[in-house]
RNA sequence: GAUAAUCUUCGGGGCAGGGUGUAACUCCCUACCGACAGUUAAAGCCUGUGAGCCUUUGUGCUGAUUCGGUGAGAUUCCGAAGCCGACGGUUAAAGUCCGGACGAGAGAAGAUGUUG
Numbered sequence: 001g002a003u004a005a006u007c008u009u010c011g012g013g014g015c016a017g018g019g020u021g022u023a024a025c026u027c028c029c030u031a032c033c034g035a036c037a038g039u040u041a042a043a044g045c046c047u048g049u050g051a052g053c054c055u056u057u058g059u060g061c062u063g064a065u066u067c068g069g070u071g072a073g074a075u076u077c078c079g080a081a082g083c084c085g086a087c088g089g090u091u092a093a094a095g096u097c098c099g100g101a102c103g104a105g106a107g108a109a110g111a112u113g114u115u116g
Stems, first nucleotide, its partner, number of pairs: 001115003005112006017029003031096002033085002035049004044083002052061002054058001065081005087099003
C1' cells in the first nucleotide's frame, strides 16, 4: 500500500413572527430544514443508494431547476429567480408536532487478521 473475513463505534435536520377560527407548529402570509456514495470542481432538485410502500418481495413503485457569470472542466462554485418533500395519527388538511423508532439503514471511521 492492498484486502476475503471478523468485530467495535458513529450514522437526519427543521414552524420563529403574524392572520382566520370553538379548535391549526396541519389552512393563509412569512420563517426554517436538506441522509449517503459518485460525478474533471463543493449537489435537497445530475446518476445512483437508503429510509417508506406493495395480497406482484421484484430487473417493482418512490419528489423537485432554470437563467447569467468564472473556468480546461461546475444543472455541484458565485449571482438571481424558482421548485420538492413517505406512512399512520390529530378538536382542522403536517417536509418541520406525535408515533412505528432507545428501531432499521445507505454508508463513514477504527481495530484484529490476511497479503505485497